Molecule: transfer RNA
Organism: Chlorokybus atmophyticus
RNA sequence: GGACGUAUAGCUCAGUGGUAGAGCGGCUGACUGCAGAUCAGCAGGUCCCCAGUUCAAACCUGGGUGCGUCCU
Numbered sequence: 001g002g003a004c005g006u007a008u009a010g011c012u013c014a015g016u017g018g019u020a021g022a023g024c025g026g027c028u029g030a031c032u033g034c035a036g037a038u039c040a041g042c043a044g045g046u047c048c049c050c051a052g053u054u055c056a057a058a059c060c061u062g063g064g065u066g067c068g069u070c071c072u
C1' cells in the first nucleotide's frame, strides 16, 4: 500500500427496511438472624462519525475513523 471482516446498554452478543432486545452486571423490593441463592420489578442506548437512497435506515449505498485477519 491492497483485500476481507467488524463497530448496537458497564461487559458478551442478537436484531438484515416499519416501536432497539437478551444473558451477565447495577439498583429496589420479597425471602433470610446477616449474606448468598431464588423470585418480582426498575434504570441504563445520539445503534462509531459524516453524507446519500427511501414515506420510513441499527439494517441499503458512498466516504472517514478505530480494531482484527490475510496478501505484498
Base pairs, nucleotide, nucleotide: 001071002070003069004068005067006066007065010024011023012022013021018055026042027041028040029039030038048064049063050062051061052060